[in-house]
This is a predicted structure of a 111-nucleotide RNA (Glycine riboswitch aptamer) from a Chloroflexota bacterium.
Its Rfam family is "Glycine riboswitch aptamer". Rfam describes the family as follows. This family represents the bacterial glycine riboswitch. Gene Ontology term of the family: glycine biosynthetic process.
It was read from a public genome assembly, where an Rfam model found it.
Its mean pLDDT, the model's own confidence on a scale to 100, is 79.

RNA sequence: UAGCCUGUAUGGAGAGAGACCUCAUUUUAGUAAGAGGCGCCGAAGGGGCAAGCGGCUAGCAGAUGCUGGGCUGGUCGUGAAACUCUCAGGUAAAAGGAUUCAUACAGACGA
Numbered sequence: 001u002a003g004c005c006u007g008u009a010u011g012g013a014g015a016g017a018g019a020c021c022u023c024a025u026u027u028u029a030g031u032a033a034g035a036g037g038c039g040c041c042g043a044a045g046g047g048g049c050a051a052g053c054g055g056c057u058a059g060c061a062g063a064u065g066c067u068g069g070g071c072u073g074g075u076c077g078u079g080a081a082a083c084u085c086u087c088a089g090g091u092a093a094a095a096g097g098a099u100u101c102a103u104a105c106a107g108a109c110g111a
Base pairs, nucleotide, nucleotide: 003109005107006106007105008104009103010102011101012100013099018038020037021036022035023034039091040090041089045087046085047084048083052078053077054076055075056074057073058072059071060070
């Protein structure tokens, strides 16, 4: 230095599920927003958990005895997600959207 990784910015791609019902306001009518109700979705965010690892502890085997260690349990901690929960959010369009691509900048590593 190339390149990989992390972050930020810009531009693209980006799923799922009722344009549900009732009330009120507005309105020619309707939509959105408000309140209530019943469904549904998982990919903003958030919560939960396995194996493993570590601490404590019980029993068992072995052993002359002890320490340490071994095996089998209990308990506490740690412990991932696109799994799971559905709090939040969403359920026509718009917006948002995990993730991903490209470019630029910054940082770290560095053949």